[in-house]
Molecule: transfer RNA
Organism: Chondromyces apiculatus DSM 436
RNA sequence: GGGGUCGUAGCUCAGUUGGGAGAGCAUCUGACUGGCAGUCAGAAGGUCGCCGGUUCGAUCCCGGCCGACUCCA
Numbered sequence: 001g002g003g004g005u006c007g008u009a010g011c012u013c014a015g016u017u018g019g020g021a022g023a024g025c026a027u028c029u030g031a032c033u034g035g036c037a038g039u040c041a042g043a044a045g046g047u048c049g050c051c052g053g054u055u056c057g058a059u060c061c062c063g064g065c066c067g068a069c070u071c072c073a
Stems, first nucleotide, its partner, number of pairs: 001072007010025004019056001027043006049065005
């Protein structure tokens, strides 16, 4: 330098008809307990990497850029 895969909550990751943004863990609050631990209930937490394009509508399709991994040279 060229090709491929990936980028979604603090962490690990789902998300196919293009229309609802989610799970587990972690955090916070409450209940149970003498207290801790634990369990249960609930809450908070998002520029879906960035910038454009297509579309009535984009996490999803197209282009460019940035970053990670990998292959070729």